RNA sequence: GGGGGUGUAGCUCAGUUGGGAGAGCGCGGGCUUUGCAAGCCUGAGGUCAGGGGUUCGAACCCCCUCACCUCCACCA
Numbered sequence: 001g002g003g004g005g006u007g008u009a010g011c012u013c014a015g016u017u018g019g020g021a022g023a024g025c026g027c028g029g030g031c032u033u034u035g036c037a038a039g040c041c042u043g044a045g046g047u048c049a050g051g052g053g054u055u056c057g058a059a060c061c062c063c064c065u066c067a068c069c070u071c072c073a074c075c076a
Stems, first nucleotide, its partner, number of pairs: 001072007010025004019056001027043005049065005
């Protein structure tokens, strides 16, 4: 330098064909207990890596950039 892949909540990850942004764990509150743990109920938490474009509408399609993983090439 070229090809492919990944990037979504604090963490691990879904999101199928373009229209509701979600789950588990964790965190806060409540119930239960003498207390703790467990259990149950409830809540908060998001620049969907960044920018631009297409579209009535983009996490999703197109272009550019960044980080990481992988394969190839190049140099010594």
This is a predicted structure of a 76-nucleotide RNA (transfer RNA) from Pyrinomonas methylaliphatogenes. RNAcentral records the identical sequence in 2 taxa. The sequence is in RNAcentral, with records from ENA. The organism belongs to Pyrinomonas, within Bacteria.